[in-house]
Context: one part of a larger RNA
């Protein structure tokens, strides 16, 4: 470690339940709101926090009614403390009370905060008294715009405008529904633009319970209807329409409810509707009012017994039902509880038909209309012949003797009377109340939610979870042990049962512990067939020894054969193509309408209702309703005729059609149309919003830039000129200047790259007085903005930002699609195509239903045409030789003319040899076409419903391309594969044999094969030595073999050996030379047995050696040439490979022969199964695919059954049954109350795959990593435990900071005591955790109460479909002006707040007063308030550093005493501190208003500066954190305005080291 099996954890499936969801029907109610709404802040109970209800009268007041015994709401207890038969709690009507915000409304505002005026009341002083002051408080008021009255009143006379002041009225929320104003886009059209989606969506403005509409200037058609609205049909019809794609009426008819009116009559008088009366119409308010509605009451009828924790179950015996719906009660109650059936009921509200009464108001024939141009629109009407309705622009009538329409126009007829109005039902819809139902769901379901718009995310608009169950009843485990007075276990108790607050049931992955067998020479889809051996016994048998053993079964399973998962996509996948760690739940052809086809069911020349009525047991329907559809007749374009019509001149001919008749209404199913239409997936595109706390740019006010250097212009001397120029020296102090810190950036490079970090460290670099950084408030925004321009940048998102809609956009694309069996079974081709990875039509499948014929195959014969394979040159071309005549032409001779020669071209002729897809004098095989015969009884043919399919693949044959290249490509014909296993070729879809229904340890053969791996073999004859066999060519070779020619040989072949191989001559030229042998030409002739004017080396050149030939020796064959078989070389790559290994040469190689014999799912045997068929019998591989038949699940009807001495469903386990989905018994859990059969019915029906979704677990792994490497040790406390806490000592790091104050912003994190479960990257006794307490004091600090900048609201006013946009006045609005406190000391925690002490501001009051009619206070004007930037000087004296003096106190030491860390206090010197005051230079020329103050200008016309006492000063922040508390998801190496910020060296705030009664060692 693997299989089994036991027990155990983990998880939370399943299964059962339900508080919570979701449909629908009836009936109500259809609003609330300035008499302050919705919604909300904040706050109320004696006790913390949440919900629920209340509002400072606060889980609640009155007061009527009900009701009768407990009560003080709910998690949710518990203490305390009250109510209550003198009637609480509680229900219901009415009533009070109701804090701030919010329309929000007195003014302003960042909602729930701020700041006001007036008027009363209460209080306080005065006053006799009316009253007048004055504080807090309490109450009322005080917006804004319209109507309408009145009053007032400019410019301006009358009046207007404008002001006032009374009244009434609007403001805002609210699901749909409904009516106007604007109005998309994806999408469809297979692209796209009219067109379509759609007037949808959405934006806006109104209105009501409905709301729109509406009583003909209407329809219709010579017939008639008589408002509006809705349903049904008319009808998908007439129509429109790139006549595509689609859109798509009305009259009529049948129903619903129905309802019609006003704008006036009389009189009288007027200029006029001016006056009076009187009914009549609205509308409004009162009174009455059957009845309803809001609380409630009465309400029948049981008892024993057994079993059990419990009776409501079982047994026995009753009893009620106008109640036997439902629910609860310790299991299943008509008599126990709530109720239910029927009955009864109301002070007081508040609905309401109807009935009275009052009151108020009461405008007629409608002109800038009707028409008409011109642009648009609506309707079926897209400009069409286009009427008609509406109008945006310009124009324009008549006046009942007259107008409008009837679909261009005109005419005759018919119909009707616009250019004012109102009008109920029928009809839409549900935020909400109430009562009922359901073949609706049951915690991954149903609402996003059974706890929630919560928790969390986002600047924001706006997104948005998860989590249910202990029992009956807490009886929630007293006590005891272990342990840290934990957490957690063990006894013991409670319960029926531990079901133990991690609670029913408790599956599965996954994690463990036991125990059987297996496993350490052994290689793989991990199974399957055999199978030894160990181990074990639920049931049955059998034997006996009565507890063993066989039989049989269970568990392992050593060895052996065979065997490369599933899904998809594909020609083809183990594929090294795609998907999936794994388990458990969820997960995809549905539904509506139409239309079609078959099944089936009613009536048939007929069939059926639609809407919408009426009864019903109130649910199961059932009857009326015939409008209307289909059919029952056709033909034609039509008029129109008709079994016949159209065409036609036709009584012809032809066409279509009758003859020859079936349909319609459900209802199931297949399939298609419209709908999202299996089911998940874009990139996009539109519409409304939300955003400039990031970033870009711009506006308003503020900050901020150590230090060093350089030395413009100007000026000054001096020199120098006629004067200038110029020269040089001081002075000066510019600069988009240099160097260089803060600051700001990002150059290189390394590191980091599941980081410290969703852009950073580290080192080095750039800028650093400028076009510089930077704070604070603000401005514009999505086809927009901003943009020193890079498509940057606009919240981590930019070639168009995020959010929510349109929405389920599309999506010729990819994935993914869930039970089972049987019968058949295919295509990768044609032909169209903005077509080719997609379609339409045909082929090919398959069902049904017809036809039944030598129609269709096969085969043989007959007979047909053909021009192809082959052949062939007789044509068109191409091509190679030999002959000859002759002809032409060319060059040469010769010339006067004939002529002559040619080894040169050409033609013709003869002969030989060839080639051709686009030559053919010729021609087949097959193949087609036709007869006729046989076989086969199979198949074809019609019509109809349903597909798939249109990517092909290898191979044999016959061609093109191409390289007679390719696992190339393109066609024709087969063949396999695809979609086909099995034998065979090691292994290998396409190749060879062969087609799998199923079983058998039976036989027989295919390919192929027969030593051993491995089933089966043996002989013959021969061949081959190369391991050829077992990879290969072109050439190459005395390899073997074996055949065939031919030549030589006992007259002596071939080969060795011995011997000779000569003369003319050095042949002739040519050469310096050439003697056989440089070269050219000739190649004779002699001796001889031969012997070349010479085969080969050689030399200068001879010379010399060889060889042909000759002979002599040997003694039998030799020698050449061409076939044939098998071999040999040719033969070289990368880890080790060309028999499948071993191995074979006496074959097991090769050839040829003979007899066997293994060999497959083939074929036979024997048995079973289905299917077609009357039978005989035949059949049954199988992808897309048609077709048939079934299991299984949730529920629902009806029938049946088990169910308490027990045991439902779920789960776990099993050896049983079915051919399969699957099904049963039987044990164990489970003890919750539901559950199973049958026959029918209806589906949210059946998972392993969609990089699905949820959850929960694995693996990787006890591994990476514990976030800056400034650093830590010791010793003592504490404690159950200490590296980390607390003290002490030492160490160490920071020191323009890692200090120290302070805005933002956070919001209890300060402080004390407690705790340790969780956070804390480990541990914790500690903590910025947790729980409880407790802490922030202001006339002078920062803010309101003051002021005004950028902006931004915003009365009137302009402008605009709408929403709204600008903007006067005017009031917001700091980041700026204005304005009064400093030391000291206290607190665990706070101080410029408290004390203390010394001062300041304003106001009120009393007292004093300078001063004032040559003019006080006030109030108006002016001026000041009032500003840049560098550079200098003056003044300032923070701070620093030193000398003396003094003081406390000490190490060393016996002691002195000297020193002296450190304080104090003194002094001086040096100083850019802030401040404040001047002065000069430059150019970019450097808020605003309000207060003070100042003037004597103007108005005022009597006060009052100042001084002293005395009293008075509202409201909000104030802890704590500047990084472990802000912002980055984190105790995060990052960012974050501003003020101080010491010492040594040192220009310096650099840099190194260091000081604080200054921080820290960075939480393993």
């Nucleotide at each position: 470690g693997g299989u089994g099996c036991a027990u155990g954890g983990u998880g939370g499936a399943u299964g059962c339940c339900u508080a919570g969801g979701c449909g629908u029907g009836c009936a109500g109610a259809g609003g609330c709101g300035a008499u302050g709404a919705a919604g909300g802040a904040c706050g109320u109970u004696g006790u913390a926090g949440a919900c629920u209800g209340c509002g400072a009268u606060a889980a609640g007041c009155u007061u009527c009614g009900g009701g009768g015994a407990g009560u003080g709401g709910u998690c949710a207890a518990a203490c305390a403390c009250a109510c209550a038969u003198u009637g609480a709690u509680c229900c219901g009507g009415a009533g009070a009370u109701u804090u701030c915000c919010g329309a929000a409304u007195g003014g302003g505002g960042c909602a729930a905060c701020c700041c006001g005026g007036c008027g009363u009341c209460a209080c306080u002083g005065g006053g006799c008294a009316a009253c007048c002051a004055g504080c807090u408080g309490g109450c009322g008021u005080c917006a804004c715009u319209g109507g309408u009255a009145c009053c007032u009143g400019a410019a301006u006379g009358c009046a207007u405008a404008g002001g006032g002041u009374a009244u009434c009225a609007g403001g805002g929320c609210g699901a749909a529904c409904c009516c106007g104003g604007g109005g998309a886009a994806c999408u469809g059209a297979a692209a796209c633009a009219u067109c379509u989606c759609a007037g949808u969506a959405c934006c806006c403005g109104g209105a009501g319970g409905a709301a729109a509409g509406g009583a003909a200037a209407a329809c219709a058609a010579c017939c008639g209807u008589g408002a509006c609205u809705c349903c049904g049909u008319a009808a998908g019809u007439a129509g429109c329409g790139g006549c595509g794609a689609g859109c798509g009426a009305a009259a009529g008819c049948g129903g619903a409810a129905c309802a019609g009116c006003c704008c006036a009559u009389g009189g009288c008088u007027u200029a006029g509707a001016g006056c009076c009366a009187u009914a009549c119409a609205u509308u409004u308010u009162c009174g009455u009012g059957c009845g309803g509605u809001c609380a409630a009451c009465g309400g029948a009828a049981u008892g024993g017994u057994c079993u059990g924790g419990g009776a409501a179950g079982g047994c026995c015996a009753a009893c009620c039902a106008g109640a036997g719906a439902g629910g609860g009660u310790g299991a299943c109650a008509g008599u126990c509880c709530c109720g239910u059936a029927u009955g009864u009921g109301u002070c007081a509200g508040c609905c309401a038909a109807g009935c009275g009464a009052a009151a108020a108001u009461g405008g007629u024939c409608g002109a800038g209309u009707a028409g008409g141009u011109c642009g648009g629109a609506u309707g079926c009407c897209g400009u069409g012949g286009a009427a008609c309705u509406c109008u945006g622009a310009c124009u324009g009538a008549a006046c009942a003797u007259g107008g409008g329409g009837g679909g261009c126009c005109c005419a005759c007829c018919c119909c009707c009377c616009a250019a004012g109005g109102c009008u109920a039902a029928g009809u839409a819809c549900u935020c909400c109340u109430g009562c009922a139902c359901g073949a609706c769901c049951g915690a991954u379901a149903g609402u996003g939610g059974a706890a929630a718009g919560u928790a969390a995310u986002g600047c924001g608009a706006a997104u948005g979870a998860a989590a249910g169950g202990u029992g009956a009843a807490a009886a929630g485990c007293a006590c005891c042990c272990c342990u840290u007075c934990u957490a957690g276990g063990g006894g013991a108790g409670u319960u029926a049962a531990a079901a133990g607050u991690a609670c029913c049931u408790g599956a599965a992955a996954c994690c463990a512990u036991g125990u059987a067998c297996c496993u350490a020479c052994a290689a793989g889809c991990u199974g399957u067939c055999g199978g030894a051996g160990c181990c074990c016994g639920a049931u049955u048998g059998a034997g006996c020894u009565u507890g063993c053993u066989c039989a049989c079964g269970g568990g392992u399973g050593a060895c052996g054969g065979c065997g490369u998962a599933c899904c998809u996509u594909u020609u083809g996948c183990a594929u090294a193509a795609u998907g999936g760690a794994c388990c458990g739940g969820c997960g995809a052809g549905u539904u509506g309408u139409c239309g079609u086809a078959u099944g089936u069911g009613g009536c048939a020349a007929g069939g059926u209702u639609a809407a919408g009525c009426g009864c019903u047991u109130c649910a199961g329907g059932c009857g009326c309703g015939g409008a209307g559809c289909c059919g029952u007749a056709g033909c034609g374009a039509a008029a129109g005729c008709g079994a016949g019509u159209c065409u036609g001149a036709a009584c012809a001919g032809g066409g279509c059609g009758a003859a020859u008749g079936a349909g319609u209404c459900g209802u199931a199913u297949g399939c298609g149309g419209c709908a999202g239409a299996c089911c998940c997936g874009a990139a996009a595109c539109c519409a409304g919003g939300u955003g400039a706390u990031c970033u870009a740019c711009c506006c308003a006010u503020g900050g901020c830039c150590a230090g060093g250097u350089u030395g413009a212009a100007g000026g000054g001397g001096a020199g120098g000129u006629a004067a200038a120029a110029c020269u040089u020296c001081c002075u000066g102090g510019a600069g988009g200047a240099c160097c260089g810190a803060a600051c700001g950036g990002g150059u290189u490079a390394a590191c980091g790259u599941u980081g410290a970090a969703a852009a950073g460290u580290u080192a080095u670099c750039c800028g650093a007085u400028g076009a510089g950084c930077u704070g604070u408030g603000g401005g514009g925004a999505g086809g927009a903005g901003u943009a020193a321009a890079a498509g940057u940048c606009u919240a981590a998102u930019c070639a168009a930002a995020c959010c929510u809609g349109g929405a389920g956009a599309u999506a010729u694309c990819u994935g993914g699609u869930u039970c089972u069996c049987u019968c058949c079974g295919a295509a990768a081709u044609g032909c169209c195509u903005u077509u080719u990875g997609g379609g339409g039509c045909a082929g090919c499948c398959u069902c049904a239903g017809g036809a039944c014929a030598c129609u269709a195959c096969g085969u043989u014969a007959c007979g047909g045409g053909g021009g192809u394979a082959g052949a062939g040159c007789a044509c068109u071309g191409a091509u190679c030789g030999a002959g000859a005549c002759g002809a032409g032409g060319g060059c040469c001779c010769u010339u006067c003319c004939c002529g002559g020669g040619u080894a040169c071209c050409u033609c013709c002729c003869u002969u030989a040899g060839u080639c051709a897809a686009a030559c053919u004098c010729c021609g087949a095989a097959u193949a087609c076409c036709g007869u006729a015969a046989c076989g086969a009884c199979u198949a074809u043919c019609c019509u109809g419903g349903g597909a798939g399919u249109g990517a092909g693949u290898c191979u044999g044959c016959g061609g093109g391309c191409g390289c007679u290249a390719a696992u190339g490509u393109u066609c024709g014909u087969g063949g396999a594969c695809g979609a086909a296993a099995g034998g065979g070729a090691a292994a290998c879809a396409a190749c060879c044999c062969a087609c799998a229904c199923c079983g058998u340890c039976a036989g027989c053969u295919a390919a192929g094969g027969u030593c051993c791996c491995u089933a089966a073999u043996a002989c013959a004859u021969g061949c081959u030595c190369a391991g050829u066999g077992c990879g290969u060519a072109a050439g190459g070779a005395u390899g073997u073999c074996u055949g065939u020619u031919u030549u030589c040989c006992g007259u002596g072949a071939c080969a060795g050996u011995c011997a000779g191989g000569a003369u003319g001559u050095u042949g002739g030229c040519u050469u310096a030379g050439a003697a056989g042998c440089a070269g050219c030409c000739a190649c004779c002739a002699u001796u001889u047995a031969a012997a070349a004017a010479g085969u080969g080396c050689g030399u200068a050149a001879u010379a010399g050696c060889u060889u042909a030939c000759u002979g002599a020796u040997c003694g039998a064959g030799a020698a050449a040439a061409c076939g044939g078989g098998c071999g040999c070389c040719g033969a070289u790559a990368a880890u080790g490979a060309u028999c499948g290994g071993g191995a074979c040469u006496c074959a097991a190689g090769c050839a040829u022969g003979u007899a066997a014999c293994c060999g497959a799912a083939g074929c036979u045997a024997c048995g079973g199964g289905c299917u077609c068929g009357c039978a005989a019998g035949a059949g049954c591989g199988g992808u897309a695919g048609g077709a048939g038949a079934g299991c299984g699940u949730a529920c629902c009807a009806c029938a049946g059954g088990a169910g308490a001495u027990a045991c439902a469903a779920g789960c776990c386990a099993u050896a049983c049954c079915g051919u399969g989905a699957g099904g049963a018994g039987u044990g164990g859990u489970g003890u919750c109350g539901g559950c199973c059969u049958g026959u029918g019915g209806u589906a949210g029906u059946g998972a392993g795959a969609a990089u699905g979704c949820c959850g929960g677990u694995a693996u990787g792994a006890g591994u990476a990593a514990c976030g800056a490497u400034a650093a830590a040790g010791a010793g003592g406390g504490u404690g159950a435990g200490a590296a980390u806490c607390c003290c002490u000592c030492u160490c160490a790091c920071c020191g323009u900071a890692a200090g120290c104050c302070u805005a933002a912003g956070g919001u209890u994190u300060c402080c004390u005591g407690g705790g340790g479960a969780a956070g804390g990257u480990a541990a914790a006794u500690c903590c910025g955790c947790c729980c409880a307490g407790g802490g922030u004091u202001a006339g002078u600090c920062g803010g309101a109460u003051c002021c005004u900048a950028a902006g931004g609201c915003g009365a009137g006013g302009c402008c605009g479909a709408a929403a709204g946009g600008c903007g006067u006045a005017g009031g917001c609005g700091a980041u700026g002006g204005a304005c009064a406190g400093c030391a000291g000391g206290u607190u665990a925690a706070u101080a410029u707040u408290c004390c203390u002490g010394c001062a300041c501001u304003u106001c009120g009051u009393a007292u004093g007063a300078a001063g004032g009619u040559u003019g006080a206070a006030c109030u108006g004007g002016c001026g000041u308030g009032a500003c840049g930037u560098c550079a200098c000087g003056c003044a300032g004296g923070a701070c620093u550093g030193c000398a003396g003096c003094c003081c406390a106190c000490u190490a060393c030491u016996a002691g002195a005493a000297c020193a002296g860390a450190g304080g104090g206090u003194g002094c001086g010197u040096g100083g850019a501190a802030a401040u404040g005051c001047g002065u000069g230079a430059c150019c970019g020329a450097g808020a605003a208003a309000a207060a003070c103050c100042g003037u004597c200008c103007a108005g005022g016309g009597a006060c009052g500066a100042c001084a002293u006492g005395c009293g008075a000063a509202u409201c909000c922040g104030u802890a704590c954190c500047a990084a472990a508390a802000c912002u980055g998801a984190c105790a995060c190496a990052g960012g974050u305005a501003g003020g101080c910020g010491a010492g040594g060296c040192g220009a310096g705030u650099a840099g190194c080291c260091u000081a604080a009664c200054g921080g820290u060692g960075c939480u393993c």

The part of an RNA shown here (large-subunit ribosomal RNA, half A) has 1564 nucleotides and comes from a Phycisphaerae bacterium.
Lineage of the source: Bacteria > Pseudomonadati > Planctomycetota > Phycisphaerae.
It was read from a public genome assembly.
The prediction has a mean pLDDT of 81.
It matches the Rfam family "Bacterial large subunit ribosomal RNA".